[in-house]
Context: one part of a larger RNA
Molecule: small-subunit ribosomal RNA, 3' major domain
Organism: metagenome
RNA sequence: UGACGGGGGCCCGCACAAGCGGUGGAGCAUGUGGUUCAAUUCGAUUCAACGCGAAAAACCUUACCUGCCCUUGACAUCUGGGGAAUCCUGCAGAGAUGCGGGAGUGCCGCAAGGAACCCCAAGACAGGUGCUGCAAGGCUGUCGUCAGCUCGUGUCGUGAGAUGUUGGGUUAAGUCCCGUAACGAGCGCAACCCUCGUCUCUAGUUGCCAUCAUUCAGUUGGGCACUCUAGAGAGACUGCCGGUGACAAACCGGAGGAAGGUGGGGAUGACGUCAAGUCCUCAUGGCCUUUAUGGGCAGGGCUACACACGUGCUACAAUGGCCGGUACAGAGUUCGCCAACCCGCGAGGGGGAGCUAAUCUCAGAAAGCCGGUCGUAGUCCGGAUUGGAGUCUGCAACUCGACUCCAUGAAGUCGGAAUCGCUAGUAAUCGCGGAUCAGCACGCCGCGGUGAAUACGUUCCCGGGCCUU
Numbered sequence: 001u002g003a004c005g006g007g008g009g010c011c012c013g014c015a016c017a018a019g020c021g022g023u024g025g026a027g028c029a030u031g032u033g034g035u036u037c038a039a040u041u042c043g044a045u046u047c048a049a050c051g052c053g054a055a056a057a058a059c060c061u062u063a064c065c066u067g068c069c070c071u072u073g074a075c076a077u078c079u080g081g082g083g084a085a086u087c088c089u090g091c092a093g094a095g096a097u098g099c100g101g102g103a104g105u106g107c108c109g110c111a112a113g114g115a116a117c118c119c120c121a122a123g124a125c126a127g128g129u130g131c132u133g134c135a136a137g138g139c140u141g142u143c144g145u146c147a148g149c150u151c152g153u154g155u156c157g158u159g160a161g162a163u164g165u166u167g168g169g170u171u172a173a174g175u176c177c178c179g180u181a182a183c184g185a186g187c188g189c190a191a192c193c194c195u196c197g198u199c200u201c202u203a204g205u206u207g208c209c210a211u212c213a214u215u216c217a218g219u220u221g222g223g224c225a226c227u228c229u230a231g232a233g234a235g236a237c238u239g240c241c242g243g244u245g246a247c248a249a250a251c252c253g254g255a256g257g258a259a260g261g262u263g264g265g266g267a268u269g270a271c272g273u274c275a276a277g278u279c280c281u282c283a284u285g286g287c288c289u290u291u292a293u294g295g296g297c298a299g300g301g302c303u304a305c306a307c308a309c310g311u312g313c314u315a316c317a318a319u320g321g322c323c324g325g326u327a328c329a330g331a332g333u334u335c336g337c338c339a340a341c342c343c344g345c346g347a348g349g350g351g352g353a354g355c356u357a358a359u360c361u362c363a364g365a366a367a368g369c370c371g372g373u374c375g376u377a378g379u380c381c382g383g384a385u386u387g388g389a390g391u392c393u394g395c396a397a398c399u400c401g402a403c404u405c406c407a408u409g410a411a412g413u414c415g416g417a418a419u420c421g422c423u424a425g426u427a428a429u430c431g432c433g434g435a436u437c438a439g440c441a442c443g444c445c446g447c448g449g450u451g452a453a454u455a456c457g458u459u460c461c462c463g464g465g466c467c468u469u
Base pairs, nucleotide, nucleotide: 005469007468008467009466010465011464012463013462015458016457019422020421021420022419023418026314027313028312029311030310031309032308033307034305035304042053043052064300065299066298067297068296069295070294073125077124078123079121080120081119082118083117086103087102088101089100090099091098092097107114108113127289128288130287131286132285137282138278139277140276141274143272148187149186150185151184152183153182154163155162156161167178168177169176193266194265195264196263198234199233200232201231202230203229204228207224208223209222212221213220237260240254241253242252243251244250316415320374321373322372323371324370325369326368332362336355337354341350342349343348381412386407387406388405389404390403391402392401428450429449430448431447432446433445434444
């Protein structure tokens, strides 16, 4: 100087408290440990690993295992020789591959030859998801969107260093004010950026419809007032008033206002810490390998299952289940979405209109509302499991896909110790879309609908900041 203390003072944070809903019990999904296996590829391991890398493991992916093959190699550059390339096809084989048959002669150049591509040979070399993240880069997590971390000059100290950055107030903030051997400055804070909330102007199709006519229908004429769309502006600054305060910074209350004291949300992550994570994104030093630790192929495995844990989904019902009727979103999507209509109980099949989209499609939003039924029952709750019959994708659903129908109807009656999230359009609850993707979503990323309760307070638990010992 720091770090630490079951030392002290001050102050924050869904940290506790006050509330609401969960997890921990059940079934299933998914990840992990363990075990098993020829292999169950590898990594991630307190918070900060465990629906994580993986925004899609049937083949491929794929790195693993078994078997069959190749050795200048699947890929790059160079040398020599040959042939254009390319296309069709036979036999053997699980395929990789091996042995053949046929078609075909192009472009530049007068020619020699050349360019691209293919085959053969030899060697320089290629290759490695092999090791080391404790050799480094880059990227990322975390403390933490916490308010801190430093520098120049000066001053003090023999020096390490201190001061500034401490103190009195104040703030979300090292935010600002005052004081002050300090005076200034930098990286952070804030603001500048995006978005939502109000208004004005410009513009009016694919959007809208107040007035006029018209229609089953904003359908058509008409109009651009309104909604909306998308560009430009305005608006909020403690600006105004009162009080408190030190005449300061600021705080409390009020007015006006769509919005009030950072208006809500996002992007943005200082110096550094954890030899944190990643050599399997990439790139890279060193080491190792070179008829194999490289490469090709088929099949299998990553999907195993006594068990243990994490994260979720569905429930245990009446604020509910089922049946019928009926209403209202937002955001997005095109190697594609697929309307009307017909067939099928259904998954789906046929069909073919429209759409590169404010135009067409996905597309019935669901909870909600209205009516009916069930009457506390392992049930008209719950849906696992299993049998049968099918649909779709795909070369192919046995290992190992999703979905539909019929039958079956398990555990489960609100969950021990313990533990998690959330302070407002939030929690809870309800559906919808997208990426990945042939197919496959209870995961992830978004979108809107309905829409609460509680916060006395800071003694205690956890984490953090400042001063002090």